[in-house]
């Protein structure tokens, strides 16, 4: 330098154009239960998907640019 992939809550992770103001698990917070605690159970927890543009009636989802991370290749040594 070239090519490919990934980026969603504190962590992991589903999603592949409209039923998504976004599943699920862990953690956290509140509660029930318990002599206390643990465990169990119930509830809460992303008006927003790395950033900026664009396409579209409509974008986490498609396109372009940027950023960060990973892999392969090439050149130099």
């Nucleotide at each position: 330098g070239g090519c490919c992939c990934c980026u969603u809550a504190g962590c992991c992770a589903a999603g592949c154009g409209g039923c998504c103001u976004a599943a699920g698990g862990c953690a956290g917070c509140g509660g029930u239960u318990u002599g206390c605690a643990a465990a169990a159970c119930c509830g809460c927890c992303a008006u927003u998907c790395c950033c900026g543009g664009g396409u579209u009636c409509g974008a986490a989802u498609c396109c372009c640019g940027g950023a960060g991370g990973g892999g392969c290749c090439u050149c130099c040594a």

The prediction has a mean pLDDT of 80. This is a predicted structure of a 77-nucleotide RNA (transfer RNA) from bacterium HR36. It matches the Rfam family "tRNA". Gene Ontology term of the family: triplet codon-amino acid adaptor activity.